RNA sequence: CAAAGAAAAAGCCAAACCUAUUGUGAAAUAGGGACGGAAAACCACGGGUCUCAUGGGGAGAAAGCCGAGUUGCCUUC
Numbered sequence: 001c002a003a004a005g006a007a008a009a010a011g012c013c014a015a016a017c018c019u020a021u022u023g024u025g026a027a028a029u030a031g032g033g034a035c036g037g038a039a040a041a042c043c044a045c046g047g048g049u050c051u052c053a054u055g056g057g058g059a060g061a062a063a064g065c066c067g068a069g070u071u072g073c074c075u076u077c
Stems, first nucleotide, its partner, number of pairs: 003076003012037002017032006035064001041070002045067003049061004
């Protein structure tokens, strides 16, 4: 370096739900909260999902669903 793993140690994230605000909406932000997660870090390329429109042409949302790309802690070998 690669591969494997999450037993130990140090850490990290935060489902559902509640409150406030914003938005036509999907949903987002902040606080609370923890179902879970070895990438639940980043990205939005492909498939899938959702919203608003719609004759056609579209515009958005999340991504903790699957595949891919980039990066990262510890241990073992």